Predicted 3D model of a 350-nucleotide part of an RNA (small-subunit ribosomal RNA, central domain) from a Phycisphaerae bacterium.
The full RNA is in RNAcentral, with records from ENA.
The prediction has a mean pLDDT of 88.
[in-house]
Context: one part of a larger RNA
RNA sequence: UUGGGCUUAAAGAGGGUGUAGGCGGCUGCGUAAGUGUGAUGUGAAAGCCUCCGGCUCAACCGGGGAACUGCAUCGCAUACUGCGUGGCUUGAGGCCGGUAGAGGUACCUGGAACUCUCGGUGGAGCGGUGAAAUGCGUAGAUAUCGAGAGGAACGCCAGAGGCGAAAGCGGGGUACUGGGCCGGUCCUGACGCUGAGACCCGAAAGCGUGGGGAGCAAACAGGAUUAGAUACCCUGGUAGUCCACGCCGUAAACGAUGCACACUAGGCGUCGGAGCUUCUGAAAGUCUCGGCGCCGGAGUAAAAAUUUUAAGUGUGCCGCCUGGGGAGUACGGCCGCAAGGCUAAAACUC
Numbered sequence: 001u002u003g004g005g006c007u008u009a010a011a012g013a014g015g016g017u018g019u020a021g022g023c024g025g026c027u028g029c030g031u032a033a034g035u036g037u038g039a040u041g042u043g044a045a046a047g048c049c050u051c052c053g054g055c056u057c058a059a060c061c062g063g064g065g066a067a068c069u070g071c072a073u074c075g076c077a078u079a080c081u082g083c084g085u086g087g088c089u090u091g092a093g094g095c096c097g098g099u100a101g102a103g104g105u106a107c108c109u110g111g112a113a114c115u116c117u118c119g120g121u122g123g124a125g126c127g128g129u130g131a132a133a134u135g136c137g138u139a140g141a142u143a144u145c146g147a148g149a150g151g152a153a154c155g156c157c158a159g160a161g162g163c164g165a166a167a168g169c170g171g172g173g174u175a176c177u178g179g180g181c182c183g184g185u186c187c188u189g190a191c192g193c194u195g196a197g198a199c200c201c202g203a204a205a206g207c208g209u210g211g212g213g214a215g216c217a218a219a220c221a222g223g224a225u226u227a228g229a230u231a232c233c234c235u236g237g238u239a240g241u242c243c244a245c246g247c248c249g250u251a252a253a254c255g256a257u258g259c260a261c262a263c264u265a266g267g268c269g270u271c272g273g274a275g276c277u278u279c280u281g282a283a284a285g286u287c288u289c290g291g292c293g294c295c296g297g298a299g300u301a302a303a304a305a306u307u308u309u310a311a312g313u314g315u316g317c318c319g320c321c322u323g324g325g326g327a328g329u330a331c332g333g334c335c336g337c338a339a340g341g342c343u344a345a346a347a348c349u350c
Base pairs, nucleotide, nucleotide: 004321005320006319007304008303012318014201015200016199017198021194022193023192025088026087027086028085029084030083031082033081034080035077036076037075038074039073040072041071042070049065050064051063052062053061054060091191092188093187094186095184096183097182098181099180103177104176105175106174107173108172109171110154114150115149116148117147118146119145120144121143125136126135162169163168206247207246208245209244210243211242215241216240220236221235222234223233258317259316260315261314262313263312266295267294268293269292270291271290272289273288275286276285277284278283299306300305323350324349325348332343333342334341335340
C1' cells in the first nucleotide's frame, strides 16, 4: 500500500483569530523544474525467471538471454502541475444607501416583591407538615397601615421569536463599539480555503485581595421520619451566590454531528430585507435573497433515523479512533497560589 472509520458501537479538539505547511478561479505568452518520450552510458558476479547443454535422472553445474522497474547525460513534447510575466471577474474584499436584533463594554436610572429598622392599629397566636416538632410570639409576634434602609433579580410583552464563533445574552435610558442581512453594481483584481505549533475567548463550581450581603443556600446545628437515616420533609444557618481586579480552563462545553466550497425532488411555517401586483389605507397576495424550524422523495444507514441546516454526491485541509479492565491512572515534562489541568504508558488480567 492493497483496505477502514468518527450522530447513537472506539473516535470531531468547548469556541475563535491566525503562523508554517497543504490545497487553490477564468485566460494569453514564456520557461521546461515536475511529467511523458527517444538515445547513450551505467545498473559487478552469483541468485530469481527463461532457453540450451553436462553428470543414467534430479539436486547440482556450464553457457546464452531476459530482468535489474534505478541513476546520470543529451535531444524532443508541453496537456496537466510548478516558476516568471500580462489580462479578466464569477471567488474574496471594499465603497455608498438602507435594515432587524436580550451581540459587547461603561455609566445613569425605575417599579413590583422580599428582608430589616422605626412608628400607628391590634391582642394570641404565628409558622410549618402526610401528621408533627424544633423555631418565632404578651419584652406584643403573625396580620395591617405609614416612613425609611438594603441587596439581588427583572413579571406581563415573550414567541417552536431574535442576536452571538462558542461560552452565552432579557426592566428603562445614554455614550462607545463588533458582526449579520438587503439593495446599488461604483472600486480592488485571486488578495482565497484549511490550519500543526502559537495566541485569545471560555458556563458552573473553586482560588487570591478588597468590598457587599436582601433572598437563597453546600458545610453545620436542631426537629421529624426510620430498624437505622451521616438522606429525602421541616426550623435555622456559614462559605458561596453579587461587585472590582487577578487566577483556574473544566462540562452530557451536545446537533453527543470539525471548517470551507459545489451539486442533488418537493410541501408547510416563521423571522429579517428588497422588488412587483391589488387596495383609499391599515393591509393582503406573489416572487426572490438571508436566517430559524417542521414534514418528506431519491440516496445513505446495522437500524433508529437523516434528507439543500445531509448522516446524500464530490473536493481541500485539520483533529481524532484501533478489544474490555488496569486508566484518562503512574512516572516524567509543562502550566497553576492551591484545588487541579494538559500530555500520557506498562506490568498484570479477561
Lineage of the source: Bacteria > Pseudomonadati > Planctomycetota > Phycisphaerae.